This is a predicted structure of a 76-nucleotide RNA (transfer RNA) from Candidatus Ozemobacter sp. Rfam family: tRNA. The source organism's lineage runs through Bacteria, Bacteria candidate phyla, Candidatus Rifleibacteriota, Candidatus Ozemibacteria and Candidatus Ozemibacter. The sequence was found in a public genome assembly.
[in-house]
RNA sequence: GCCCCUUUCGUCUAGUGGCCCAGGACACAGCCCUUUCAAGGCUGCGACAGGGGUUCGAAUCCCCUAAGGGGCGCCA
Numbered sequence: 001g002c003c004c005c006u007u008u009c010g011u012c013u014a015g016u017g018g019c020c021c022a023g024g025a026c027a028c029a030g031c032c033c034u035u036u037c038a039a040g041g042c043u044g045c046g047a048c049a050g051g052g053g054u055u056c057g058a059a060u061c062c063c064c065u066a067a068g069g070g071g072c073g074c075c076a
Stems, first nucleotide, its partner, number of pairs: 001072007010026004018056001028044005049065005
């Protein structure tokens, strides 16, 4: 230098053009239950790496950038 893969709540993850102004689990907060704690129940909080494009419609497809990983090559 070229090619390929990954990036979503604090963490792990679902998602494959419309059922997603994004769902689940754990964590966290509040309430209930309990003599207390734990467990359990209910509710809440919280994310699409950044920018641009295609499309009626993008987490999803394309391009650029950033970060991480892998393969090949170049120099010596």